[in-house]
Molecule: Lysine riboswitch aptamer
Organism: Peptococcaceae bacterium BICA1-7
RNA sequence: AAAUUAGAUAGAGGUGCGGCCUAUUAUCAGUACAUGUCCCGAGCCUGGCCGGCGUUUUAGGGGCGUGGAAAGGAAUAGCCGCCGAAGCAUUGAUUUCGGGCCGGGAAUCUUUGCUGGGCUUGUAUUUAAUAAAUACAGGACUGUCAUCCGCAUUUGGAUGGAGCGCUAUCGGAAGC
Numbered sequence: 001a002a003a004u005u006a007g008a009u010a011g012a013g014g015u016g017c018g019g020c021c022u023a024u025u026a027u028c029a030g031u032a033c034a035u036g037u038c039c040c041g042a043g044c045c046u047g048g049c050c051g052g053c054g055u056u057u058u059a060g061g062g063g064c065g066u067g068g069a070a071a072g073g074a075a076u077a078g079c080c081g082c083c084g085a086a087g088c089a090u091u092g093a094u095u096u097c098g099g100g101c102c103g104g105g106a107a108u109c110u111u112u113g114c115u116g117g118g119c120u121u122g123u124a125u126u127u128a129a130u131a132a133a134u135a136c137a138g139g140a141c142u143g144u145c146a147u148c149c150g151c152a153u154u155u156g157g158a159u160g161g162a163g164c165g166c167u168a169u170c171g172g173a174a175g176c
Stems, first nucleotide, its partner, number of pairs: 007170005014083001016082005022077004033067008043053003047102004086115004092109006116142002119139007144161006
């Protein structure tokens, strides 16, 4: 200086969002793995390079028999935090997976960007999974604001925008 302001407090959207070494249930799966036996067998150990194991019955692979999980993900219940709730992509750092390194995967924090919200259809990714989730494209629905039309009032309709939004109150307060 700005005051119809900067800012602060409290709220709303609803099949609303997210979390939990919580409990139960199904799935994971007759899988991994262990073991007995038979067969194949010169290669095998994640994508690459080292390195390691094996090449005599021996690594590795498969059939049959016996025993036989777990994690992640999901549903329900309970509890907790909330309304950029949260999600996705991305920059950087740390930790972690595997014998080592690179690549890659996962977790936490962080940089930047996008998305108002739930439902649903299709495609793709991921996964054991046609479950769930994520991304893109579409559909109707819903909340909010602006403009316009109509309506005695309440109410209704059309178009459009985005959460750095919207409503109420306070406003040099509030918060620290």